[in-house]
This is a predicted structure of a 69-nucleotide RNA (transfer RNA) from Chionoecetes opilio. Model confidence (mean pLDDT): 83 of 100. The source organism's lineage runs through Eukaryota, Ecdysozoa, Altocrustacea, Malacostraca and Chionoecetes. Rfam family: tRNA. Its family is annotated with triplet codon-amino acid adaptor activity in the Gene Ontology.
RNA sequence: CUCUGUAGUGUAGUGGUUAGCACGCUCGGCUUACAACCGAGAAGUCCCGGUUUCGAUCCCCGGGCGGAG
Numbered sequence: 001c002u003c004u005g006u007a008g009u010g011u012a013g014u015g016g017u018u019a020g021c022a023c024g025c026u027c028g029g030c031u032u033a034c035a036a037c038c039g040a041g042a043a044g045u046c047c048c049g050g051u052u053u054c055g056a057u058c059c060c061c062g063g064g065c066g067g068a069g
Stems, first nucleotide, its partner, number of pairs: 001069005008023004016054001025041005046064005
């Protein structure tokens, strides 16, 4: 200097009011038990400020922090 930051991990996504999926985790069911399977649940837009807008996690700008080159 360039790119980048979304649950614990990996990822999708949108300017519009419950932010999705997979794995994992918790609880229940099933089982003698475990696994598998079924049901339910918790958990997220890196932080701060500003701009645009009726409305910003998303657009734009500045600063900070982290990652990749």